Notes: A computed fold for a 480-nucleotide part of an RNA from uncultured Roseibium sp., annotated as large-subunit ribosomal RNA, domain I. It matches the Rfam family "Bacterial large subunit ribosomal RNA". Its family is annotated with structural constituent of ribosome and ribosome in the Gene Ontology.
[in-house]
Context: one part of a larger RNA
RNA sequence: GGCAUUCGGUGGAUGCCUUGGCGACAAGAGGCGAUGAAGGACGUGAUACGCUGCGAUAAGCGUCGGGGAGCUGCGAAUAAGCUUUGAUCCGGCGAUUUCCGAAUGGGGAAACCCACUUCUUUAUGGAGUAUCCCGCAAGGGAAGCAAACCCGGGGAACUGAAACAUCUAAGUACCCGGAGGAAAGGACAUCAACCGAGACUCCGCUAGUAGUGGCGAGCGAACGCGGACCAGGCCAGUGGCUAUAUUUUAAGAACCGGAACCGUCUGGAAAGUCGGGCCUUAGUGGGUGACAGCCCCUUACGGGUAGAAAGAGAUAUAGUCCUUGAGUAGGGCGGGACACGUGAAAUCCUGUCUGAACGUGGGGGGACCACCCUCCAAGCCUAAGUACUCCUUGUCGACCGAUAGCGAACAAGUACCGUGAGGGAAAGGUGAAAAGUACCCCGACGAGGGGAGUGAAACAGUUCCUGAAACCGGAUGCCU
Numbered sequence: 001g002g003c004a005u006u007c008g009g010u011g012g013a014u015g016c017c018u019u020g021g022c023g024a025c026a027a028g029a030g031g032c033g034a035u036g037a038a039g040g041a042c043g044u045g046a047u048a049c050g051c052u053g054c055g056a057u058a059a060g061c062g063u064c065g066g067g068g069a070g071c072u073g074c075g076a077a078u079a080a081g082c083u084u085u086g087a088u089c090c091g092g093c094g095a096u097u098u099c100c101g102a103a104u105g106g107g108g109a110a111a112c113c114c115a116c117u118u119c120u121u122u123a124u125g126g127a128g129u130a131u132c133c134c135g136c137a138a139g140g141g142a143a144g145c146a147a148a149c150c151c152g153g154g155g156a157a158c159u160g161a162a163a164c165a166u167c168u169a170a171g172u173a174c175c176c177g178g179a180g181g182a183a184a185g186g187a188c189a190u191c192a193a194c195c196g197a198g199a200c201u202c203c204g205c206u207a208g209u210a211g212u213g214g215c216g217a218g219c220g221a222a223c224g225c226g227g228a229c230c231a232g233g234c235c236a237g238u239g240g241c242u243a244u245a246u247u248u249u250a251a252g253a254a255c256c257g258g259a260a261c262c263g264u265c266u267g268g269a270a271a272g273u274c275g276g277g278c279c280u281u282a283g284u285g286g287g288u289g290a291c292a293g294c295c296c297c298u299u300a301c302g303g304g305u306a307g308a309a310a311g312a313g314a315u316a317u318a319g320u321c322c323u324u325g326a327g328u329a330g331g332g333c334g335g336g337a338c339a340c341g342u343g344a345a346a347u348c349c350u351g352u353c354u355g356a357a358c359g360u361g362g363g364g365g366g367a368c369c370a371c372c373c374u375c376c377a378a379g380c381c382u383a384a385g386u387a388c389u390c391c392u393u394g395u396c397g398a399c400c401g402a403u404a405g406c407g408a409a410c411a412a413g414u415a416c417c418g419u420g421a422g423g424g425a426a427a428g429g430u431g432a433a434a435a436g437u438a439c440c441c442c443g444a445c446g447a448g449g450g451g452a453g454u455g456a457a458a459c460a461g462u463u464c465c466u467g468a469a470a471c472c473g474g475a476u477g478c479c480u
Base pairs, nucleotide, nucleotide: 001479002478003477004476005475006474007473008472009471015465016429017428020400021399022397023396024395025394026393027392028391029389030388031145032144039100040099041098042055043054044053046078047077050074051073061094062093063092064091065090066089070082071081072080105114106113107112115129116128117127118126119125120123131142132141133140134139149180150178151177152176153175154174160167164214190197191196201228202227203226204225205224211219212218232381233380234379235325239321240320241319242318243317244316245315246314247313248312249311255303256302257301261276262275263274265272277294278293279283285297286296287295330354331353332352333351334350335349336348337347340366361376362375363374364373365372416423417422436464439451440450441449442448
């Protein structure tokens, strides 16, 4: 030095676990804001770095209700206190709520600077002072934020066409405006075909059909059928809608009650074993020193006040809605939408120029004409079925189990990086219980270790469950 065996170190794989995620379903909620939001800055504790809570009344104040012995958040420490004269805690309603922020007295490099008016108890005090709209005034309203869904106004390119220009991607992405819990649409100037149907919306078919298309790539209906859900009204009166008031009623918070088990053995510990019982409108789930229907909390079920808001019904009052739709239908030119690219191109919208009829009338039936059929535009409202989930509650999972699952199970959008827009981690586990090693010894009044002690276990000792491999070393044997 090598090989083998073995004992360790390092390391943190694996196994087990779960405080966290992911998804689905059901129900709720679908808004907050000048009564100052969302989001922040700065403060606030006896000691206080972070998080949480709160706001100079500052981990809190008042009141009502619940609850019943401990409490002063995470936080495990000490001190000092509170509490059966009912604290901490939970629920309802209030008070306070610095400064910035739509930010609104003016300014501004956000969390700062500088004013004016007025009131009084004269102070480091209170109140007021932005803009726009409606209104004679009194007074009222708007703004800003928010995940997706919705409507409208604008509107790409990469790409595909195996190049590329019409075309496609796509009315997509994106920008802007607006609204609601849904929005939009909606009560036939619709379809159909000589039979008839009967608002709108959504789904399955019809059907990748008929069409459209440098007839390329592609795009792509409708009639009709089957379902979901169904609802019709109004324009001057026995009406609709909205608001307010009164009244009735269901549901509904914290929370309360809520059944039934003992012994034996093993063990550190019984919920396990064995033996014998019991409850169940409750054998769901979690905890307890191993696996508990009957130990604890939940669970089935029953009870539950107040106030507010809101839902539904009824009644009353008030407001509003003013007569059937002309610069309209149609036409020319230019565009756009229709599955339909100008085409034989109907239908719908309109920038521009024009421009009817008036129910003895008018529109449509895919150029156009006739016949026939059908409907009544140019006024308004309308639930449900449909879309979505920033958020709340509940239940569930042939979903994950710490390189997984959200980026984040931990002081995570943190640390850190970047001028900035922005990018963006790593990091879980002692034990049933801290019982977290009193005391002694070595050592530097260290680090670390040896005894002793705790514990079932300390090779569970805070770098702590298990503890693989790479890598490093000790011992023994063999070979050189």
Annotation
Model confidence (mean pLDDT): 81 of 100. The source organism's lineage runs through Bacteria, Pseudomonadati, Pseudomonadota, Stappiaceae and Roseibium. It was read from a public genome assembly.